[in-house]
RNA sequence: GCGGGAGUAGUUCAGAGGAAGAACAUCUGCCUUCCAAGCAGAGGGUCGUGGGUUCGAAUCCCAUCUCCCGCUCCA
Numbered sequence: 001g002c003g004g005g006a007g008u009a010g011u012u013c014a015g016a017g018g019a020a021g022a023a024c025a026u027c028u029g030c031c032u033u034c035c036a037a038g039c040a041g042a043g044g045g046u047c048g049u050g051g052g053u054u055c056g057a058a059u060c061c062c063a064u065c066u067c068c069c070g071c072u073c074c075a
Stems, first nucleotide, its partner, number of pairs: 001071007010024004018055001026042005048064005
C1' cells in the first nucleotide's frame, strides 16, 4: 500500500429502513435477625466521527479514526 472483519448502556452482545433492546452490573423497594440468593421496579445511549441518499438511517452509499486478521513491497 491492498483486501476483509469489528466499533451500539458500565460490561458482553442483539437489532439488517419506521427510530434502540436483552443479560449481567448499578440504584430503590419486598423478602431475610443480617448478608447472599430470589421477586418487583428505576436510572443509564445523540449507535466511533463527518457528510450523502431517503418522508424517515444503528441499518444503504462515501470519506475518515481506532482495534484485529490476511496479502504484497521496501528496509
The prediction has a mean pLDDT of 82. The RNA shown here (transfer RNA) has 75 nucleotides and comes from a Dehalococcoidales bacterium. The source organism's lineage runs through Bacteria, Bacillati, Chloroflexota, Dehalococcoidia and Dehalococcoidales. Its Rfam family is "tRNA". Rfam describes the family as follows. Transfer RNA (tRNA) molecules are approximately 80 nucleotides in length. RNAcentral holds the sequence, with entries from ENA.